This is a predicted structure of a 1383-nucleotide RNA (small-subunit ribosomal RNA) from an uncultured bacterium. The RNAcentral record of the sequence draws on ENA, Greengenes and SILVA. It matches the Rfam family "Bacterial small subunit ribosomal RNA". Gene Ontology terms of the family: ribosome and structural constituent of ribosome.

[in-house]
RNA sequence: AGAGUUUGAUCCUGGCUCAGGACGAACGCUGGCGGCGUGCCUAACACAUGCAAGUCGAACGGAGUGCUUGCAUCUGAUUCUUUCGGGAUGAAGAUGCAAGUAUCUCAGUGGCGAACGGGUGAGUAACGCGUGAGAAACCUGCCUUUCACAAAGGGAUAGCCUCGGGAAACUGGGAUUAAUACCAUAUAAAGUUCCAAAUUAGCAUUAAAAAGGAACCAAAGUGUAAGCGGUGAAAGAUGGUCUCGCGUCCCAUUAGCUAGUUGGUGAGAUAAAAGCUCACCAAGGCGACGAUGGGUAGCCGGCCUGAGAGGGUGACCGGCCACACUGGAACUGAGACACGGUCCAGACUCCUACGGGAGGCAGCAGUGGGGAAUAUUGCACAAUGGAGGGAACUCUGAUGCAGCGACGCCGCGUGAGCGAAGAAGGCUUUCGAGUCGUAAAGCUCUGUCCUAGGGGACGAUAAUGACGGUACCCAAGGAGGAAGCCCCGGCUAACUACGUGCCAGCAGCCGCGGUAAUACGUAGGGGGCGAGCGUUGUCCGGAAUUAUUGGGCGUAAAGGGUUCGCAGGCGGCCUAUUAAGUCAGAUGUGAAAUCCCAUGGCUUAACCAUGGUAAGCAUUUGAAACUGGAAGGCUUGAGUUAAGGAGAGGAAAGUGGAAUUCCUAGUGUAGCGGUGAAAUGCGUAGAUAUUAGGAGGAAUACCAGUGGCGAAGGCGACUUUCUGGACUUUAACUGACGCUGAGGAACGAAAGCGUGGGUAGCAAACAGGAUUAGAUACCCUGGUAGUCCACGCCGUAAACGAUGAGUGCUAGGUGUUGGGGGUCAAACCUCGGUGCCGCAGCUAACGCAUUAAGCACUCCGCCUGGGGAGUACGUACGCAAGUAUGAAACUCAAAGGAAUUGACGGGGACCCGCACAAGCAGCGGAGCAUGUGGUUUAAUUCGAAGCGACGCGAAGAACCUUACCAGGUCUUGACAUCCCUUGAUAAUCUCAGAGAUGAGACAUCUCUUCGGAGCAAGGAGACAGGUGGUGCAUGGUUGUCGUCAGCUCGUGUCGUGAGAUGUUGGGUUAAGUCCCGCAACGAGCGCAACCCUUGCCUUUAGUUGCCAUCAUUAAGUUGGGCACUCUAGAGGGACUGCCGGUGAUAAACCGGAGGAAGGUGGGGAUGACGUCAAAUCAUCAUGCCCCUUAUGUCCUGGGCUACACACGUGCUACAAUGGUCUGUACAGAGGGAAGCGAAGCAGUGAUGUGAAGCGAAUCCCAGAAAACAGAUCUCAGUUCGGAUUGUAGGCUGCAACUCGCCUACAUGAAGCUGGAAUCGCUAGUAAUCGCAGGUCAGCAUACUGCGGUGAAUACGUUCCCGGGCCUUGCACACACCGCCCGU
Repeated sequence: AGAGUUUGAUCCUGGCUCAGGACGAACGCUGGCGGCGUGCCUAACACAUGCAAGUCGAACGGAGUGCUUGCAUCUGAUUCUUUCGGGAUGAAGAUGCAAGUAUCUCAGUGGCGAACGGGUGAGUAACGCGUGAGAAACCUGCCUUUCACAAAGGGAUAGCCUCGGGAAACUGGGAUUAAUACCAUAUAAAGUUCCAAAUUAGCAUUAAAAAGGAACCAAAGUGUAAGCGGUGAAAGAUGGUCUCGCGUCCCAUUAGCUAGUUGGUGAGAUAAAAGCUCACCAAGGCGACGAUGGGUAGCCGGCCUGAGAGGGUGACCGGCCACACUGGAACUGAGACACGGUCCAGACUCCUACGGGAGGCAGCAGUGGGGAAUAUUGCACAAUGGAGGGAACUCUGAUGCAGCGACGCCGCGUGAGCGAAGAAGGCUUUCGAGUCGUAAAGCUCUGUCCUAGGGGACGAUAAUGACGGUACCCAAGGAGGAAGCCCCGGCUAACUACGUGCCAGCAGCCGCGGUAAUACGUAGGGGGCGAGCGUUGUCCGGAAUUAUUGGGCGUAAAGGGUUCGCAGGCGGCCUAUUAAGUCAGAUGUGAAAUCCCAUGGCUUAACCAUGGUAAGCAUUUGAAACUGGAAGGCUUGAGUUAAGGAGAGGAAAGUGGAAUUCCUAGUGUAGCGGUGAAAUGCGUAGAUAUUAGGAGGAAUACCAGUGGCGAAGGCGACUUUCUGGACUUUAACUGACGCUGAGGAACGAAAGCGUGGGUAGCAAACAGGAUUAGAUACCCUGGUAGUCCACGCCGUAAACGAUGAGUGCUAGGUGUUGGGGGUCAAACCUCGGUGCCGCAGCUAACGCAUUAAGCACUCCGCCUGGGGAGUACGUACGCAAGUAUGAAACUCAAAGGAAUUGACGGGGACCCGCACAAGCAGCGGAGCAUGUGGUUUAAUUCGAAGCGACGCGAAGAACCUUACCAGGUCUUGACAUCCCUUGAUAAUCUCAGAGAUGAGACAUCUCUUCGGAGCAAGGAGACAGGUGGUGCAUGGUUGUCGUCAGCUCGUGUCGUGAGAUGUUGGGUUAAGUCCCGCAACGAGCGCAACCCUUGCCUUUAGUUGCCAUCAUUAAGUUGGGCACUCUAGAGGGACUGCCGGUGAUAAACCGGAGGAAGGUGGGGAUGACGUCAAAUCAUCAUGCCCCUUAUGUCCUGGGCUACACACGUGCUACAAUGGUCUGUACAGAGGGAAGCGAAGCAGUGAUGUGAAGCGAAUCCCAGAAAACAGAUCUCAGUUCGGAUUGUAGGCUGCAACUCGCCUACAUGAAGCUGGAAUCGCUAGUAAUCGCAGGUCAGCAUACUGCGGUGAAUACGUUCCCGGGCCUUGCACACACCGCCCGU
């Protein structure tokens, strides 16, 4: 930094999408370690349990406990004594009482704290927050400093005791008691209140410890002591409260809101100003600079993104605010209207003896619920901090730590070196190999993490360590325990195979998938990132796609229909001034953290620490160019006066002529009218036509003109009246008076609406007639609203120059209109308007171009993908119709502009073709042949399908062919190559069988350089084989447009580009043939020519050909000859060469001469770039797929020959231009050896027999037929026509049943010239006549050739079809068999 996507391609406009970064995330797959962070975004949903605010006995009276002492009672050690029964002594212990004592414990009184800390973001659009000011209008416990003081008293009360009530919570009565609890008194100023001089300061109320005077108000003790406390006052610090300027989201489809509302006076309340509250008075206050209302939302430092400006956001950390189940309220206190206080109300939950009570996790954990989703009912007060205390200490879910989660950031590891037999294996393969890949194995090492062991911190300078035996260190062990995820068609780095077959699926956009998918799934390989990787969601970016930086509005979305004009915005020249904007300096603030820069600390990094840096706002000092303010002037912008001329400018009144229609009357007679053609309609009751008179309404021919006027809409006979504006000229005057213009006002075509007139013509609706499949249309005949007038509405149009208004500047040329100057008249100059062409410039292009869409400035309006939709809802206006304003859901990846190349047009110009026309002969009707469809069938094998399939592949299906069907066989195979073994096999014969085949008999290989080779059989496997599929995977070949004249390239030039030019134009041609012109100049493939054939001549050569002359014969039969014909070689000839005319003097055309032939002489071969996914996988070749005891192979029989029917192509006819019979004549081109086959003979004939000749200018096929001559038939289903059928024969062939051809005799069907429609042909052609050949054993009405006879017509290019070139339109590009709309 860009990319993809609209098109056949291009440029532009424009949306959609992607690549980047980020996250309190979630989900999928996966998961080794550590550090630092971070973790209910949803239900401000409900909460079990535990903990989160206490502390002080050095304030107080008590109770308890311990200890000491005393007394009493009991037990009774020891010692003494004894009459041995006992007695004395009485330690120690227990119990009770009393006293003392303890820095012990505890409820209560009292003090301080509980208003901090911690949580949450519901509410709040607000002085809530941010920022900067102000308080002379305020408060402040604990803390610090200073000054002063603490005298002397009193009465209660809780506790305790006692009597009660109650289930409990709790509570009542009585007696008694203390204080640093409470109260009266004393003391009293610098406190409070009142009075108050002078001075200074201040905008002012007032302030400055104000001189002075009066009144009022304090206190507490405790401790051994040090000390700690108490009271009053003044300051400080800290914390708070109030006020103000500025900033702070969306909706105008929310435009008016407000009665304590705005202000005043007085009073009250408060710590304090104030309608904060109240009484009275006034009627104000806010609002398009957005009030009020509605919706949404805690605000900020910051965080994310961005080049920045901006946009988004407000988790963690920090500041402020608000809240604490919901709503309300106050109390206490320095501080609360109080998260773990009180009262009331409500909802919910719990307890209950039913009377009544208790509770509030948005504190830390935790539970349920909700949700895609968010952790432990942990340890410790060791540190930091907080509360209380004199302190020791106590408390502290603040905090410090640990646990859980890849949730994020950062760091590390999963090994390193050597290692080619390039292993095995996988995948691919052109089968050669390639690749995974030095990768593995193997060898040699290392020890980060890890495991177990030892030592062991800092954090605390004396003690005290939750973290923690943690970080870290040491030595040891062993490669062991540690890699996945996504992607690989383009964007976007990375490709192959298989599977699937518009299925399954993918997809962010474009889009993949219908049998060869780099896009689906899997595998191999590759790419990316890596303890993560992808997906989803959200935000910014890219997007200059809301454009301040930095966009637009003629045609892409977008100029308001037009003008006037309030507010607003902007504004000419000069002088001096001011300092609001502007610029510069200084000061204050801009919290910390964050970002950035520098340096440093954890092994590094993340992380952390230290230092530095900024806009903004406020104050102040300066500058004075520009903008603004205020002052003075100027005339060029603007305007006024004067003099003129132009004009469909507007309004009103009046007056004409032409025409249409109607009425009256005359003439006159059968039609008129209307159309593509008709009909409805009018007319014998007299129309149309014509003449005269009259009535009425509407519109104003010619003039008339990209002429005029008007702001636009618009304005058209003439006259008069009233009236607006512009222009020109000349001087004078005013002195910036100007421009634009949201709202607003006025005007505003046609249609429409209301009221009242009018109505000739025209004419929605309506009626009738036509057209049509229908025709609620187009056409015709009628016809009402309306069109006209007056008044009033409507307020829209492609209201368009699709171009807002104004000003200045920027080459010209040429018309026209209105003035002026100038001139004899012109030319020429100039001002205003209106057109065309055109430079620079602009534009995506088209185009615009002094009348800008150019260069600039000012102001207004409008646009932001297409559809939905100018729709819905709401509101306003309107009598209504409707108009104005004006969305969303949903849906698409485009919609669109300009230009390009084609194709197309029932667009245009030109031209050609048997394209039409003019003709001739047909087809379509009949019978038959043949092909196709359909049907049938075991099978009727397959292909071909408009022209360009259908007598086509097939130049010839009885078997074969043959691919189809039935049945019967074979399985390395009918055919090819390779290997092994063997040496036969074949032929012949016999038998079985439908045959293939099987069994048997006979028979037992050849060559050889002795290595082997050939041939054959058997065997194993590689393989063979396939007319199986795909002609939409292909090659090759072919058809067609079309033998049409076209199709392209190089260089140059033009265009942003696709492309254009050349190739277009003027002529001409069969032709892009040639000439001329030309930003083109040349070239290639096509055209033409070169090739074959035919037509004339010459020459060469004469056998098998020929015969003029000579001889000869039945006969060119023979001699002879090669002149002629002919044959086949070589040449010549025709080139618009010659003449005349036309034409640009060119190309060429027309006519003529000569010539066998004349303007490519006739015919053929020859087919440009391409089109039709045209045809063919069944000629052949071939990729892939499929079959492999069968989809291969062999055999027999059948089928391809079926038959209610339909179509194509032909043959034969329907007859007299004919049929039949008899006779006579004339070709060309071919073929012939498994062949053609003569003569002769037999047969009615097909044919048989026969065998001569001939590999052919020699022989044969082979008689040509129409024709001609004669005879007959005489218009009929016939002497036409020959189908069909019967009988008898012939030929080919193993074999004519299914299923061949021919002959003879007999039979004798349809058919009498063919509807709609349709084919061929322009001269040796059509038509007609026969001949030959290929295929082939046989089979031809087909095909391919050959000759004989031999026409008619062409005015011409309007039309049909096809084609060429130019041009035009296009929303088509699969290209009109398109696209697309409605129902």